[in-house]
Context: one part of a larger RNA
Parts: sequence; structure tokens; C1' cells
RNA sequence: CAUAUAAUGAAUGCCUUGGUUCUGAGAGGCGAUGAAGGACAUGUUAAACUGUGAUAAGUUGCGAGUAUUUGUAAUUUAAAGUUUAUUCGCAAAUUUCCGAAUGGGGUAACCUGUUAUAUUUUGAUAUAACAUUAUUUUUUUAAAAAAUAAAGCUAACCUGAUGAAUUGAAACAUCUUAGUAAUCAGAGGAAAAUAAAACAAAAAGUGAUUUCGUUAGUAGUGGCGAGCGAAAACGAAAAAGUCUAAACUAUAAUUGUUAAAACUUUUAUAGGGUUAAAGGACUAUAGAAUAAAUUAUUUAAAAAUAUAUUAGAAAUAUUUGGAAAAAUAUACCAUAGAUGGUGAUAGUCCAGUAUAUUAAAUAUUUUUAUUUAAUUAUAUAGUAUCCUAAGUAAAACGAGACACGAGAAAUCUUGUUUGAAGUAACCAGGACCAUCUGGUAAGACUAAAUACUACUCAGAAACCGAUAGUGAACAAAGUACCGUGAGGGAAAGGUGAAAAGAAUUCCUAUAAGGAUAGUGAAAUAGAACCUGAAAUUAUAUGCUU
Repeated sequence: CAUAUAAUGAAUGCCUUGGUUCUGAGAGGCGAUGAAGGACAUGUUAAACUGUGAUAAGUUGCGAGUAUUUGUAAUUUAAAGUUUAUUCGCAAAUUUCCGAAUGGGGUAACCUGUUAUAUUUUGAUAUAACAUUAUUUUUUUAAAAAAUAAAGCUAACCUGAUGAAUUGAAACAUCUUAGUAAUCAGAGGAAAAUAAAACAAAAAGUGAUUUCGUUAGUAGUGGCGAGCGAAAACGAAAAAGUCUAAACUAUAAUUGUUAAAACUUUUAUAGGGUUAAAGGACUAUAGAAUAAAUUAUUUAAAAAUAUAUUAGAAAUAUUUGGAAAAAUAUACCAUAGAUGGUGAUAGUCCAGUAUAUUAAAUAUUUUUAUUUAAUUAUAUAGUAUCCUAAGUAAAACGAGACACGAGAAAUCUUGUUUGAAGUAACCAGGACCAUCUGGUAAGACUAAAUACUACUCAGAAACCGAUAGUGAACAAAGUACCGUGAGGGAAAGGUGAAAAGAAUUCCUAUAAGGAUAGUGAAAUAGAACCUGAAAUUAUAUGCUU
């Protein structure tokens, strides 16, 4: 150096209990009736997981269901079960201590009271109540009592408040990153927005909001750098509109003047009224109806769905083999040839599948009937008077939001200072003015189309296959371990069809290891167990020096 046989080692191949990303439904909350999350207990049980709570791997009722059962998890022992257990569903009971934690305290899972009642061995024991804040009611001098509610947790989505920097500009300061991250507050199953002081147009029109496509990387904006970046309109989804304040009237209380009446001030309640070819009040005239519609609510019935179920077609033989589902031969079912399992690849072996089917109990939805309540409808004429949201609109100064960085800068918000009109009125149409056009601010509500998935059910994948896929496929993963702490954070899958997991004997200091024997298709499948590459090591043989 070569060959052979072994050892070591764990790659590779095959596998999948676990993950990843989606789809369709559901649900969109839990909590002082004590949550989420924990501590400690609990078994014929030493630790761990799961379950449960001193009634402690469980108790009761109702329903389903059938021969076994005492969880993961074996063995032994002891028990239970056809008088229906175990198991599954619904509804109840119990539910230690901590935790919002709430009698007070506290270094969470501990310590320690007050009052009342009952028992009492007079030591005590048991049970119950006792936190704070807000609102309402009652009583009242303060104040107290009662009732109701709140609090805390939770993945993303949503609204509001506060609000960076790395970065880009090839440096950097305006700018950008970005109103992003982060923090705080609050709500809902969605949230927000929403019924024109809107768009638009130039003499045409649209008609609340929201979302998507297009308009368009256009118009613009910009140390006119880097970059930022619309809208109308068109096409779609979905469609829904309403209520107050005021004038005026009535009633009640109240302020002032007062002998009284009357007038007057300020409130409360009810009616009235709600808009822009202005409308309403007011005045006059005329006039409909007791019905219908809508919304909410009470009760009842029916149906559907969910939470346990049940029925469910059809194949045999021979050959090979350890084993038949393979091959060969001849059949059958199919509203079922989805899928998984079974000693190799099964429509006809098993679980199922298509299709039918079930509810004592609980929940949800829909429909019908029913109870109660609320809301909704005038017209014509007149136009003298009254009303139509004020520290508001707007302005000045300073900021912010608008795609728009002060710009010619409209529009929206407002910190400071000012401050209108009032229908012969006011606002807008991107400085401003006139004309014209559109609208009526300074009060409120509003479903759907839209966003999201911690959670439940049913599925899917030209997704991963154990250094991958979640950090976590494993009896103990957010575990072991590290850190004072915030926090960081692993490794670890595969015997065989079935344990049939190797009786006995022998070697040996040995409970290690090995040799027999036996099991098995196979033991070079022997538990350090499928396959078993390479580096590396040993032995044997050969060749070369």
C1' cells in the first nucleotide's frame, strides 16, 4: 500500500405521534355567585404528568350506551360490574389557601382581629357579617344607613393621548425613517365614520358614511435633493334613515313690586317643532282616522341547529411466503372506489365512508300567535311680529392636521388676544373682489358592506419530516440549566408482526461482560436494539522497502 473480517461512529434511506400556512362555519369574552393564573393537598403509590378539592383520578340526577373496569403505566394483591359498572353528553353538589382579593396586616399561598348568633367541659369551638370608590334613595346638626354598579384578566383587530432613534439623503441640520416602535387610557364583536354651512360645474350634474378596483406613481409637493403623493369622476360591495334645542302653549314651583289682582325673574314637566324652490311658531279657513305600519317587550307553540348517538352494501379458492391485502382463477356491492388500520399493496376483514337517523336536559336562531308600550300622516291662504344651537364663526400672533415643508395657501383643529351677523342673514366653490352656483356651522343617534382570531368544530396543502418543522414530536419544555434580577434557554423519536424481552447450565472477584441453550422469518433485530456511509482503530493475509 492492497484485500478481507471486525470495532467505533453516526450520516443516509424509509417512517411519523408533532409542527407550519390556509379554507368554511361557530364563538367573540371570563370576573365580588370570587376570574385568569398559581400554592398545597388528594391514589392500595416514592417522584412526575393528567384529573380532582377535606364529598379531593372523585359525589348526585337525567339521557345515551354495553361488557368489561380501577388515568399516563407495567406487575402483584384486593375489589367493582347485566340490580347495567367503567365510558360519553347535559344539569347540579362539593370546590382548602393565595390571587382584583375586599375585616386589618403581610416578605403571595402566611399572621391576626371586631361584632352577632349557637353550643359549651367556661379553656374554647362553629357559623355569619365587617374593604374602597361612584350613583341613587331615606333620615339628618355633622354624618350615617340601605340599594345598585365598578374594579381584575384576556391573542390580534379598533379609537384616543403621549411619542423616539437606528436608518435614507451615499456627510448633515430642513426633510426622511414616522405619527412607525414604545408607553398610557378606553370600547366592542367589531370599532371608527355617517344623513351636506358636501362635491362639482361655468350655465351640465351628483346626492350620508365605509370598503375594494380604476383614476395614478398622474396633479401636486419637495435642501424642487432624498423622497412624499392625492382628489373629483367612473366601475363594484352594501345600502336607511332619524331625534333634539328654540319660537309658542299649558301646569307646577320660584325672584321682585304689592293689600290683592296683575305684571315680572329663573327653573322643572308635558305638548309643539326640526328645515333651504327656506321651514316653523303665529293668524284665518277647511279636514282625515281609531285602522295600518315600524320598533321594542311579555308569554306560548312549532321548526331548525349545536352539545351524547344509531343503522349502514358486497369474496372465495389455489400458489409463493414467517405472515396475503400479492400473483392466478372465478364472482359481488356501489347515493359507499374518502381515509386509516390489520404479520407485504384490501371497494367486498375491521373502524369507517355515501345516505338515512336520535335528545330526558341545556343553549342559540327563525317563524307564528299573543301581552304591553312607544313612534309615524293634513291642506290652503296671510307674512305684521317671533324662532332656527355665541365667547360661537371670523380676525391677529404662534403651532398642528390636510398628498400640500408659509408658500399666492384656501379648508380643518386651537394655545394667547380680540370678537360678528342674525333670513334684506350667514358659509363654501384653493389668496382676494364682484356676479353666479351649491349649502345652512357652532346639539345628538344610526344596521350593512370593512379589520382581526387567543378559542371550538370540520377540512385542505406541487408545506417540514427529527441539525428540518413551533424554542418544545420524547412519561418530566418554557422543563433541565444559567443569571441578584429583568431575562436567557437546551439536548433528547424508531427492537419485533407479536415480548414470544432470552428458563437452565458454564466462564468470571463480579448484580459487569461473555459462551451455551431456547424464542423468532431474521438476534450482525438482544433492549447502548430499523438501515448503519465517512473519518478513526484492531486482526489476518499478500506485496514493497